[in-house]
RNA sequence: GGGCACGUAGCUCAGGGGUUAGAGCGGGGCGUUGGCAACGUCCAAGUCGGUGGUUCAAAUCCACCCGUGUCCA
Numbered sequence: 001g002g003g004c005a006c007g008u009a010g011c012u013c014a015g016g017g018g019u020u021a022g023a024g025c026g027g028g029g030c031g032u033u034g035g036c037a038a039c040g041u042c043c044a045a046g047u048c049g050g051u052g053g054u055u056c057a058a059a060u061c062c063a064c065c066c067g068u069g070u071c072c073a
Stems, first nucleotide, its partner, number of pairs: 001072007010025004018056001027043005049065005
């Protein structure tokens, strides 16, 4: 330098044009306990990597850029 894959919550990931963007783990409150753990329940946490485009509508499609991984040189 080129090809391919990926980038969504603190972490691991789902969601692949339309509803309010979700799960598990982690964090906080409450219940339970003599106390802790476990369990139950509720809550917080997201400019969906950035910019532009397509569309009535974009996390989702397209282009470029940035970053990570991998292969080739």